The RNA shown here (transfer RNA) has 72 nucleotides and comes from Endomicrobium proavitum. Taxonomically the source falls in Endomicrobium (Bacteria, Elusimicrobiota, Endomicrobiia, Endomicrobiales). RNAcentral holds the sequence, with entries from ENA and Rfam. Its Rfam family is "tRNA". Gene Ontology term of the family: triplet codon-amino acid adaptor activity. The prediction has a mean pLDDT of 83.
[in-house]
RNA sequence: GGGUAUGUAGCUCAGCGGAAGAGCACUCGCCUCACACGCGAGUGGUCGUAGGUUCAAACCCUACCAUACCCA
Numbered sequence: 001g002g003g004u005a006u007g008u009a010g011c012u013c014a015g016c017g018g019a020a021g022a023g024c025a026c027u028c029g030c031c032u033c034a035c036a037c038g039c040g041a042g043u044g045g046u047c048g049u050a051g052g053u054u055c056a057a058a059c060c061c062u063a064c065c066a067u068a069c070c071c072a
Stems, first nucleotide, its partner, number of pairs: 001071007010024004018055001026042005048064005
C1' cells in the first nucleotide's frame, strides 16, 4: 500500500428497511431474624463518525475512524 471481518446498554451478544431487545451487572420491592438464593418491577442506548438513497435506515450505498486477520 491492497483486501476481509467486526463496531448496538457497564460487560457478552441478538436484531438484515416499519425504528432497539436478551442474559449478566445495577436500583427498588417481596421473601428471610439477617444474608445468600429465588420472585416481581425499574433505570440505563446520539446503534463507531459524517454524508447519501428512501415516505421511512442499526439494517442499503460512499468516505473516514478504531480493532483483528490475510496478501505484498